[in-house]
This is a predicted structure of a 151-nucleotide RNA (c-di-AMP riboswitch aptamer (ydaO/yuaA leader)) from Actinocatenispora comari. Its mean pLDDT, the model's own confidence on a scale to 100, is 79.

């Protein structure tokens, strides 16, 4: 003198998940936020016919094609076709980030998980629950371009 890791403070992202009080440190209480059930009025349904299918929340996170495995059924000579789960592969509804904000635009990332039990449109009163996690902290095409607010 450089890197690499990891730990403490502090900045900041994502997110409803922050605050403050109490505490036998498991947690409880209240504010604040997010959400579910849940009337009138609305919306829906009040057209015929086959066929098929349970539905519904949280949540940005659906849907679509290609392969693969596995189970189930079908017809079976080979081998195939249907469905539903899981894996990888591209794409997408949509969200995030890079501006203090708003619109486009480019450019990167995510695009997952879970939970109710056959029920649920909207929803005032009322009533129920939730308030977790996970990154990130430089040398970078430090984004553009229009408004707006500030100064």
């Nucleotide at each position: 003198c450089g890197g690499a890791c990891g730990g403490c403070a502090c900045c900041g992202c994502c997110g409803a998940g922050u605050c403050g009080c109490c505490g036998c440190c498991a947690g409880g209480c209240g504010a604040g936020c997010c959400g579910a059930g849940g009337a009138c009025c609305c919306a829906c349904c009040c057209g015929u016919a086959c066929c098929a299918c349970g539905g519904g929340g949280u949540g940005a996170a659906u849907c679509c094609g290609g392969g693969g495995c596995c189970a189930u059924g079908g017809a079976c000579a080979g081998g195939c076709c249907a469905u539903a789960g899981c894996c990888c592969c591209g794409g997408u509804a949509g969200g995030g980030c890079g501006c203090u904000c708003u619109u486009c635009c480019c450019g990167c990332c995510c695009g997952a998980a879970c939970c109710c039990g056959u029920c649920a449109g909207c929803u005032a009163a009322c009533c129920c629950g939730g308030u977790a996690g996970g990154c990130g902290g430089u040398c970078u095409g430090a984004g553009g371009a229009a408004g707006a607010a500030g100064g």